Annotation:
A computed fold for a 512-nucleotide part of an RNA from an uncultured bacterium, annotated as small-subunit ribosomal RNA, 5' domain.
[in-house]
Context: one part of a larger RNA
RNA sequence: UGAUGAACGCUGGCGGCGUGCCUAACACAUGCAAGUCGAACGAAGCACUCUGACUUCUUCGCAAAGAUGAGUGUCUGAGUGGCGGACGGGUGAGUAACGCGCUGGGUAACCUGCCUCAUACAGGGGGAUAACAGCUGGAAACGGCUGCUAAUACCGCAUAAGCGCACAGUACAGCAUGGUACGGUGUGAAAAGUUUUUUCGGUAUGAGAUGGACCCGCGUCUGAUUAGCUGGUUGGUGAGGUAACGGGUCACCAAGGCGACGAUCAGUAGCCGGCCUGAGAGGGUGGACGGCCACAUUGGGACUGAGACACGGCCCAAACUCCUACGGGAGGCAGCAGUGGGGAAUAUUGCACAAUGGGGGAAACCCUGAUGCAGCGACGCCGCGUGAGUGAAGAAGUAUUUCGGUAUGUAAAGCUCUAUCAGCAGGGAAUAAAAUGACGGUACCUGACUAAGAAGCUCCCGCUAAAUACGUGCCAUCACCCGCGGUAAUACGUAUGGAGCAAGCGUUAUCC
Numbered sequence: 001u002g003a004u005g006a007a008c009g010c011u012g013g014c015g016g017c018g019u020g021c022c023u024a025a026c027a028c029a030u031g032c033a034a035g036u037c038g039a040a041c042g043a044a045g046c047a048c049u050c051u052g053a054c055u056u057c058u059u060c061g062c063a064a065a066g067a068u069g070a071g072u073g074u075c076u077g078a079g080u081g082g083c084g085g086a087c088g089g090g091u092g093a094g095u096a097a098c099g100c101g102c103u104g105g106g107u108a109a110c111c112u113g114c115c116u117c118a119u120a121c122a123g124g125g126g127g128a129u130a131a132c133a134g135c136u137g138g139a140a141a142c143g144g145c146u147g148c149u150a151a152u153a154c155c156g157c158a159u160a161a162g163c164g165c166a167c168a169g170u171a172c173a174g175c176a177u178g179g180u181a182c183g184g185u186g187u188g189a190a191a192a193g194u195u196u197u198u199u200c201g202g203u204a205u206g207a208g209a210u211g212g213a214c215c216c217g218c219g220u221c222u223g224a225u226u227a228g229c230u231g232g233u234u235g236g237u238g239a240g241g242u243a244a245c246g247g248g249u250c251a252c253c254a255a256g257g258c259g260a261c262g263a264u265c266a267g268u269a270g271c272c273g274g275c276c277u278g279a280g281a282g283g284g285u286g287g288a289c290g291g292c293c294a295c296a297u298u299g300g301g302a303c304u305g306a307g308a309c310a311c312g313g314c315c316c317a318a319a320c321u322c323c324u325a326c327g328g329g330a331g332g333c334a335g336c337a338g339u340g341g342g343g344a345a346u347a348u349u350g351c352a353c354a355a356u357g358g359g360g361g362a363a364a365c366c367c368u369g370a371u372g373c374a375g376c377g378a379c380g381c382c383g384c385g386u387g388a389g390u391g392a393a394g395a396a397g398u399a400u401u402u403c404g405g406u407a408u409g410u411a412a413a414g415c416u417c418u419a420u421c422a423g424c425a426g427g428g429a430a431u432a433a434a435a436u437g438a439c440g441g442u443a444c445c446u447g448a449c450u451a452a453g454a455a456g457c458u459c460c461c462g463c464u465a466a467a468u469a470c471g472u473g474c475c476a477u478c479a480c481c482c483g484c485g486g487u488a489a490u491a492c493g494u495a496u497g498g499a500g501c502a503a504g505c506g507u508u509a510u511c512c
Base pairs, nucleotide, nucleotide: 002511003510004509006508007507008506009505010504013384014383015382016381017380018379019377020376021342026340027339028338030337031336032335035083036082037081040080041079044076045075046073047072048071049070050069055065056064058061090295091294092293099220100219101218102217104216105215106214107213110212111211115208116207117206118205119204120203121202123157125155126154132147133146134145135144136143137142163188164187165186166185167184169182170181171180172179193200221267222266223265228258229257230256233255234254235253236252237251238250239249270292271291272290273289274285275284276283277282297318298317299316300315301314320331321330322329323328348374350373351372352371356370357368358367359366360365387417388416389415390414397408398407399406400405421453424447425446426445427444456501457500458499459498460497462481467496468495469494470493471492478483
């Protein structure tokens, strides 16, 4: 010099694009952040339509009111059931390898809901249960008993080409455990309906796609003032377990395995694409954005499921907070806002689902603090403005002076113009494909209007661009370094003048 998620001091006009708890993975009031499907199901309420017992009125026919029953619904909130709550969003505590990186390799050791393609099938039955009703316990959270009912909920039976398992055989390639193809016997396991319609779904198997799992190689900070470490430890046989391999687990057997090419131990740390600097080689760094990993008050555990050992699910233990009728219960912002605390320090309890994307649904649509936007902050980068021309009586003022002058200085005033930005008024988008726009009456366009509303900060001995006067008198101070100050200080303080950068300028911290 360059750089920063910066902070502090002085100052501060506008816009665009970015960016904003680096500290306490500290504790959290309140609201919202994951629902949806009535085209799976029964019941209740509400609204409407039809029916019309009984009764009233009556002209005895109709009409009005209307129990009951039936039907309909862009209606409502609970319940059974399905799919989704494993994505999206946050944080970096842990982790030095079980992580991460590589246009790395392998699985003859694997799984994969939704989606796509192909083949085959969907026959016939059963028993419950929530909701609901009645009774009842509890302060509450939440229950208990009896009775009733449905399904794409649950359970048998039938069917079995194909599929799984067990035991034999042949062929092919392979170092081998084994693989592929053909084929025999035995054995096991499926299904569901729904809509007014086009429909949409269900079961089995195979293939694809997508996503994941595991293994191997190489690379991946510091310390030897850490030198020995290890008992399921290293290997084998067998078993059980897993989607699958494996001491991953267990029984028995052997005594191994790692280590100066740094084991073990200790410290520090999420890793990378990248970012900063540098001519490069390197050095530093990992905030924002993207990929991976780990975590969800702390520790442990499994359940459900295609997928979790699950941030807004469950159980246990612990700490903390809250409610209580003292018997017992409730909670988890490292989601978005917001609060307290900590700190040098970091924002709104905003608008909208209009766009993009996601979940559910046949769809309409619903949900979405993802996201799109707005608000706050000169925190950063970029752009623009704070006027232009003319103007010598070189005005006044100020500073200085050898008192003649010199400097400020065309600077001001005056005269003539212009209107970028801001302000005022009118019109007014694109972003969305027929309709649908939060942003937004925003951007933008037009008009009128006034030089008006818009400049500071640091420095001036040398390095280093820029000097004089006064005050002070080794005092008060300055200072990156050298140094300055003890009576004429270009170095301290103030003034005038000057230099540099400019909506910023300096200082501090950190990196090259």